[in-house]
RNA sequence: GCGCGUCUUUCGCUGGCAGGAGCGGGGGAACCAGGUAGUCCGGGCACCGGUGACGGUGCCCUUGGGGUGAAGCCGAUCGUGACGAUCGGCCGGGCGAACUCCCGCCCGAAUCCGACAGCUCACCCCGCAGGCGACCGGAGAGGUCCC
Numbered sequence: 001g002c003g004c005g006u007c008u009u010u011c012g013c014u015g016g017c018a019g020g021a022g023c024g025g026g027g028g029a030a031c032c033a034g035g036u037a038g039u040c041c042g043g044g045c046a047c048c049g050g051u052g053a054c055g056g057u058g059c060c061c062u063u064g065g066g067g068u069g070a071a072g073c074c075g076a077u078c079g080u081g082a083c084g085a086u087c088g089g090c091c092g093g094g095c096g097a098a099c100u101c102c103c104g105c106c107c108g109a110a111u112c113c114g115a116c117a118g119c120u121c122a123c124c125c126c127g128c129a130g131g132c133g134a135c136c137g138g139a140g141a142g143g144u145c146c147c
Base pairs, nucleotide, nucleotide: 002133003132004131009021010020011019012017013016022128023127024126025125026124027123032118042061043060044059045058046057047056048055049054064116065113066112067111068110072090073089074088075087076086077085078084079083091108092107093106094105095104096103099140100139101138102137
């Protein structure tokens, strides 16, 4: 320099900036959706109020729930304190140097919020990181340049 996954690129000058552009993520009305529960919302600690039942505030935790992401669902077996592993089925994602088909090879992780959030105009907030590859699979279609 070229290429791959990914939203994670690029420009400016004062070299860090509340910077610009671009790409992405979260929160957030009405309408719609959802609910109609009396039991109602998880665990722990501290403080405050109260005669008490109990209530409030702050902090910590993660099994309920939710977010980013392709990274899910179902069944069986084994093991476990929680949960995890293996196998099978369905399903999802990527690569082989623009496209399509065939063929071949891979992935289905991780992490965040912290009992809590549907959609959502205005509006508000956040990210632009990190990790890889080394000589070319076949066919078709199509494009560009030159003669």
A computed fold for a 147-nucleotide RNA from Pengzhenrongella sicca, annotated as c-di-AMP riboswitch aptamer (ydaO/yuaA leader). The coordinates come from a structure-prediction model, not an experiment, and the mean pLDDT is 76. The RNAcentral record of the sequence draws on Rfam.